[in-house]
RNA sequence: GAGCCCGUGGUCUAGCGGUCAUGACGCCAGCCUUACACGCUGGAAAUCCCCGGUUCGAUCCCGGGCGGGCUCA
Numbered sequence: 001g002a003g004c005c006c007g008u009g010g011u012c013u014a015g016c017g018g019u020c021a022u023g024a025c026g027c028c029a030g031c032c033u034u035a036c037a038c039g040c041u042g043g044a045a046a047u048c049c050c051c052g053g054u055u056c057g058a059u060c061c062c063g064g065g066c067g068g069g070c071u072c073a
Base pairs, nucleotide, nucleotide: 001072002071003070004069005068006067007066010025011024012023018056027043028042029041030040031039049065050064051063052062053061
């Protein structure tokens, strides 16, 4: 330098162009327990990497960046 793939709560992750963006772990509160753990219930937590474009409408499609991974040179 070239090609391909990826970027979504603290972490990992799901998500036919349209419902309140999904679940697990973690965190917080309550219940349970003598207490802790386990378990149950509820809750907080996301500029969906950035900028533009298409569209009535974009996490999703297109272009350009940035970052990461793999391969080739």